[in-house]
RNA sequence: CUCUUAUCAAGAGAGGUGGAGGGAUUGGCCCUAUGAAGCCCGGCAACCGCUGAACAUCAGUUCAGAAAGGUGCUACAUCCAACAGGAGAAUGUAAACUCCUGAGAGAUAAGAA
Repeated sequence: CUCUUAUCAAGAGAGGUGGAGGGAUUGGCCCUAUGAAGCCCGGCAACCGCUGAACAUCAGUUCAGAAAGGUGCUACAUCCAACAGGAGAAUGUAAACUCCUGAGAGAUAAGAA
């Protein structure tokens, strides 16, 4: 870097350091010297792993638990939209608008090549 599966509206600091940027991309809309990113500490969650129980076709599955291990996360729904379809209201028609569904893209975990 590629593929598969699962999840993505909940949750989490008036701390230290640092000094100007950040929210993937594009457009929008935001955050930021009343200090951005990064790093440290704290915290959240429970994907893997761990413990117990039930079931089992003995591959595993489901439920419950803990949080000392491996990750992850800690403004805004993945901040919103991006492509397609449907509905609504409006209209001569279309565009634009609102809502819903699916896809795509992205993030994270686990696995595979």
Predicted 3D model of a 113-nucleotide RNA (SAM riboswitch aptamer (S box leader)) from Jeotgalibacillus proteolyticus. Lineage of the source: Bacteria > Bacilli > Caryophanales > Caryophanaceae > Jeotgalibacillus.